[in-house]
Context: one part of a larger RNA
Order: sequence, then C1' cells, then structure tokens
RNA sequence: GACGAACGCUGGCGGCGUGCCUAACACAUGCAAGUCGAACGGUAAGGCUUCCUUCGGGAAGUACACGAGUGGCGAACGGGUGAGUAACACGUGGGUAACCUACCCUUAACCGGGGUACAGCCGAGGGAAACUUCGGGUAAUACCGCAUAAUGUGCAACGUCGUAAGGCGAUGUACCAAAACUCCGGUGGUUAAGGAUGGGCCCGCGGCGGAUUAGCUUGUUGGUGGGGUAACGGCCUACCAAGGCAACGAUCCGUAGCUGGUCUGAGAGGACGAUCAGCCACACUGGAACUGAGACACGGUCCAGACUCCUACGGGAGGCAGCAGUGGGGAAUCUUGCGCAAUGGGCGAAAGCCUGACGCAGCAACGCCGCGUGAGGGAAGACGGCCUUAGGGUUGUAAACCUCUUUCAGCAGGGACGAAAUUGACGGUACCUGCAGAAGAAGCCCCGGCUAACUACGUGCCAGCAGCCGCGGUAAUACGUAGGGGGCAAGCGUUGUCC
Repeated sequence: GACGAACGCUGGCGGCGUGCCUAACACAUGCAAGUCGAACGGUAAGGCUUCCUUCGGGAAGUACACGAGUGGCGAACGGGUGAGUAACACGUGGGUAACCUACCCUUAACCGGGGUACAGCCGAGGGAAACUUCGGGUAAUACCGCAUAAUGUGCAACGUCGUAAGGCGAUGUACCAAAACUCCGGUGGUUAAGGAUGGGCCCGCGGCGGAUUAGCUUGUUGGUGGGGUAACGGCCUACCAAGGCAACGAUCCGUAGCUGGUCUGAGAGGACGAUCAGCCACACUGGAACUGAGACACGGUCCAGACUCCUACGGGAGGCAGCAGUGGGGAAUCUUGCGCAAUGGGCGAAAGCCUGACGCAGCAACGCCGCGUGAGGGAAGACGGCCUUAGGGUUGUAAACCUCUUUCAGCAGGGACGAAAUUGACGGUACCUGCAGAAGAAGCCCCGGCUAACUACGUGCCAGCAGCCGCGGUAAUACGUAGGGGGCAAGCGUUGUCC
C1' cells in the first nucleotide's frame, strides 16, 4: 500500500459498488421453462346466443376462448458452484486432404398419389396412493408404403492435381424425399450446393512442489483384418511383432479449476484468481444409455447406494452447487421483497404468454468517493477544571453574547429522463420551488525512543503495559485516572493475509 475481511469503541446523509472465503453439510415452503388453436381430434371451465326451468339450474349451438390429450419448437440457452482435474483442462499459434452444425441467409429443383395406428374419448376393471390393465372407436404438419429425382449416396472404370493418404472433374449403373395451414397477403415442408454461427478432433509452445518418489507400462508400443464414430485414432476386438516412456525427471505422492486480469513494485519480479468477461468440470454418491441438430442432460429416464418423507405394509416419493429462506458449521457474509416498464431469451403470423436471466427496491460504514455537524464578530481573557514558584499560567475566541447563513436531514407544493405508442417496477424517486430553526448530526487511537504530541495524582517488580528496544522494586512524560496535547475523522484502532 492492498483486502469479498473479522473483532472493539463510535456512528449524520448521499452516490456507486460489494456481501457463505467455513460444511460440493442437510434442507420446510413458494417461485426459477414454457409456448403454439394459423399442425390435430375436440370441449373440462368461463364468455356469448337460443330453448327449457321445480328459479337451484339444465340442454343445444358458437369457437370469443381453451383444461387435459396427439403433434411441433424450446427445454443442451440462460442461472449456480469449484468438488474433481497437473490434463491438449486452460492460454497462445496452427492443422482438419479426418468432421458435424437445428433455427438464420443466398441459390437451384420439387411438394404426385395412397394406407395405418395410438392417445384423448366411451365402456369394464385393479390399487391406500403413485399409477395401471383390457376392450371399442378417432384426427393430423404423428407414423408407413408407392411414384418422381440429381449437383446427393454406393459401386465400376477414366481424366487431372497432389510426395502421399487423397482432392477435384466427367461417364455408366443402382438407391434415397416431402405436409400441409391460411384472415389469400403469406407461413411452412423436402432435396442439393454455398454462407454465417456454434462446436468436435489433432499438433507446436507455455504456466507447480517433492528424488527422504528411480524406474514405469501388457491394449502397454507398432502392424494387419474387422467393428465403431459426424470424424482420425488401440477408440474397441482377433491375430502378429516386442515394443513405448524416463535424470531435458518418467512413475508415484502432495497441492490446485485455467485465463483476461487483481494487488504490490520505479521496473524486473512476487503473490493471488472474490465481483465482471472467456474456457473447462460438476449437479445427493457411483454407473449407464435413450431422445435429439446438439446431452450421456442441475429443476429428463433407468440401475445401484446412503439419507429423508408417505403408506392401508402390498408399495411409492424426493434431490436448492437456481432466487429468496431454514437448521448446522463458523470470527464472519443480506429480503421467504417489487416488476416484466427497459435489455436479453423461449414459443407464436401476431396479439401475447413465460422468464428469481435481468431491471429495481430492502438489509450491512463491508469498500471507494462526495457532503455536513455552521460562518463572521466577540476579553490582556468570565465561571468551572487542571497546573502553580501562589505572582500567575493554561483550557481560550473556546463559551456566553451580537450579526448572519440553511448545505444535508425535516415539512409543504410541483415533478421527470429512462418509451416510438394508449406501456414505468423503480417512484410521487431524482430534480426544482417554498417554509422553519443553529436548529437533528463526533468519535476513535496515541503522547519513553523509533514517531507528531507532557504535566499532576494514584500504584510501588504489585496491578499492569509492550510492534522492537524495553517500562513498573516510593519523586514512573512507558501502568491506571485527570487536565493538556498530537493524529485521523463517520470513522478510528486491533487482528489476519499478500507485496
């Protein structure tokens, strides 16, 4: 000098930030991912219309609207945490002739004709519940054939380029597609090529402690055949060979998310990796795959385990390292708030719906910055306190008193920007104007030297102080109190850590 700090004493206001560093401990409750009726069959509730009515309501229609269901897109983003990881995890620079990419953009072509089922629903059951079984029947942009098709894919042989794996081009042959809705404006669907964006994989280099860890390795190292993947590859498998790494530190052990950066320092360097931003990893613990363009998936599925809860004892349910909040741990870290008004995201043609992302507000001197607690005048100097050589000195222009001012806070009136519009949570906030009155607003540490600041009394190696040196045993500027002084100031000290 710095801090995500804590502790002690003290505490007026505002702006901007920051706030579980410990138990990746366990979690009550609420919310945090839905949306589309312009894909579909429909109608549980509401609205509207008509009819009936015992005046309670009932029936039908409509599709304004829409519960549940089929279907589509999203749910792989956003948000959290740092356990694991010493690794191509990260940073940086390259490679991919070894790859993928939903939605978006550009270009070209196509969208013909059929079929079938399963939910919802109806009926019959089982179960305490979670849920589930059987039968009947139904729609679609759900599902399945058929047709058509190349610049696509497979195969064959050819040309050209490349050192090569192979790339590009042309020929033949075989194979592969689709879905409709509409307010008639459009919106969608399929295939192919390209782009954009996002990713996968590979490589060079870089960033840690221990040798009181010296040898490590059998899918191990390489090859061939096969499998697998979007893709190269021992990634997997069979066989063959016996290799591969290591003192330029392998292996083992310990520690640790990495970076942009942050702190310090003249720099070189050292230490750190909160907030913000990029990447990675994880989601009760361990394992696995499914769906999908994308996951081996925080608020999905299955299995096992520990724990908690419900149960009719047969069986079930759950996962805050999302936002609040609770217990616990701890020196220590906040509200079970408001709003989708803005920005951004998902869905939708749109209206709009959802959004604890986000925008705000609340709490905390936790930090930084700013402001105030009054200003001018006022005695050879009141009272009181303290000291005294008893003369006086000092507190001290300090107070009183006089003249002013009103920042901030308070009260009252007006009242935004942020929004293009009829949309503003913040918020009657910021800001402006007026009113009253010096009024409501100062403490903390230190005073032996380092180090700015001294006397008195008490105590008597006691009580105590202390960062180092050291003070205290009867005149203590070092302990305690008082007066006085010094420093900083809504803070001041102490402790811890880093430079």